A computed fold for a 470-nucleotide part of an RNA from an uncultured bacterium, annotated as small-subunit ribosomal RNA, 5' domain.
Its mean pLDDT, the model's own confidence on a scale to 100, is 89.
Its Rfam family is "Bacterial small subunit ribosomal RNA".
Context: one part of a larger RNA
């Protein structure tokens, strides 16, 4: 010097950031993912316009948001590489013909306490399948041979299928770097390698079946501990050390534990299944749920905030579009928790009041301080106006900033220190008591070291203390 700080004592106002470090304990209760009727065909309310609801189907829920268990490892930084995806979006080319069968929803009937659920019949499509065609495009013994579409509309456009590039985006190899321990010294059977086969969007022992006996290691392998990593950030003249709160970029995890499904992407935090803890509901047959999202509760703790407000602005998800949703954001509220900046007034004012305090009792001193006397009016208070951010429209914040006016000096100072280290002494209580105390040391009758008071030093809306790091 510095902090995500905490205690103690005080404590005026603003602008900017911060704000659960422990228990990745457990969570009531509310939001935090929907949209599309310009894909469909029902129902309900309306005379109609027009409106509302479930469902089928499209995109999205794989982003945004948290959190830091676990990981010493191609997870991460950096640099390269090859055998790869890529939905929406941009550009370029080519097509969008013809037909069928079905499930929701609804209707009938039933089961269940409930969660839900059977069964039979009806139906529509941008939902499903068939047939045709194929510039391209896959396979191929180079002869073939396989493979596609959807349509809406307000006629203005949106869309849909195959194909090449493209931007982003991801996925996989590699060189190097990346904590402590040798009171871990040997370790490894899919283990190294190769050969057929699977698998994968792709290379590979990824994975299987043969064969070989490889590999890895004091240049620290195995093992054990600790740990998210970087950009940064503290410190420091540097070198170097410690650190990864906030803020941006990678990982990885969503009650434990596993496995898939759908999908262009998850092996999926507010999906779906199976075991296990734990809580709840139950009619004892069975079901429900997962705040490491935003607030809030307990408990943990020295210690950390409101169950707030708006989509106005930026973003994003659907939608042609109005628009819908958005606890990402903006914003308000709590905290002196930091860092900035202001204020508690300013001039004058000796006969040096009065009062404390100390005295050699003369006197010093608080001390130009105070009153008195002349001013000012930031801040805050009260009164009107009243914004930028929005573009012609649309402001939550917000009657906020901020501007103009008025009233009074008026509402606003404390904490730690004073034996040397280190800046600031006197009296008086106490008598190794009772206490300081960072080292050294005070304290046993004159204590500048304890305690109070005067006084004086340092700091200031703060100041001591303690912890950590340098």
């Nucleotide at each position: 010097a510095a902090c995500g700080a905490a205690c103690g004592c005080u404590g005026g106002c603003g602008g900017c950031a911060g704000g659960c470090c422990u228990a990745a304990c457990a969570c009531a209760u509310g939001c935090a993912a929907g949209u599309c009727g310009a894909g469909c065909g029902c129902c309900c309310c309306g005379c109609a316009a027009g409106g509302g609801g479930a469902g089928c189907g499209g995109c999205g829920c794989a982003c945004g948001g948290g959190u830091g268990a676990g990981u010493a490892a191609c997870a991460c930084g950096u640099g390269g590489g090859a055998a790869c995806c890529u939905a929406c979006c941009u550009u370029c080319u080519g097509g969008u013909a013809c037909g069928g069968a079905a499930c929701a929803a609804c209707c009938a009937a039933g089961g269940g306490a409930a969660a839900c659920u059977u069964u039979g019949g009806c139906u529509a499509a941008u939902a499903c399948c068939g047939u045709a065609u194929a510039c391209g495009a896959c396979c191929u013994c180079c002869g073939g041979g396989u493979g596609a579409a959807a349509g809406a509309u307000u006629u203005a456009u949106c869309g849909c299928c195959g194909g090449a590039a493209g931007a982003g985006g991801g996925g996989c190899c590699c060189g190097c770097g990346u904590c402590c321990g040798a009171u871990u010294a040997g370790g490894u059977a899919g283990u190294u390698g190769g050969u057929g086969g699977g698998g994968u969007a792709a290379c590979g022992g990824c994975c299987u079946a043969c064969c070989a006996a490889g590999c890895c290691g004091a240049c620290g392998a195995u093992c054990g501990g600790u740990a998210g990593c970087u950009g940064g950030u503290c410190u420091g003249a540097g070198a170097g050390g410690a650190u990864g709160a906030c803020c941006a970029g990678c990982c990885a995890c969503a009650c434990u534990g596993g496995g898939a499904c759908u999908g262009a992407g998850a092996c999926a935090c507010g999906g779906c299944c199976c075991a296990g803890a734990c809580u709840c509901c139950u009619a004892c047959g069975g079901g429900a749920g997962g705040c490491a999202g935003c607030a809030g509760u307990g408990g943990g703790g020295a210690a950390u905030a409101u169950u707030g407000g708006a989509c106005a602005a930026u973003g994003g998800g659907c939608g042609c579009a109005a628009g819908c949703c958005u606890g990402a954001u903006c914003c308000a509220g709590c905290c002196a928790u930091g860092c900035c900046g202001c204020g508690u007034g300013a001039g004058u004012g000796a006969u040096g009041a009065a009062g404390g305090c100390c005295u050699u009792c003369g006197g010093g001193u608080u001390g130009u301080a105070a009153a008195g006397c002349u001013c000012u009016u930031u801040c805050a208070c009260c009164c009107a106006c009243g914004a930028c951010g929005a573009u012609u429209a649309u402001g939550a914040c917000g009657g906020u900033a901020g501007u103009g006016g008025g009233a009074g000096a008026a509402g606003a100072a404390g904490c730690c220190c004073c034996g040397g280290c280190u800046a600031a002494c006197u009296u008086c209580g106490u008598g190794c008591c009772a206490g300081c105390a960072g080292c050294c040391g005070c304290g046993g009758u004159a204590a500048u070291a304890c305690g109070a008071a005067g006084g004086g030093g340092g700091c200031a809306a703060g100041c001591g203390u303690u912890g950590u790091u340098c």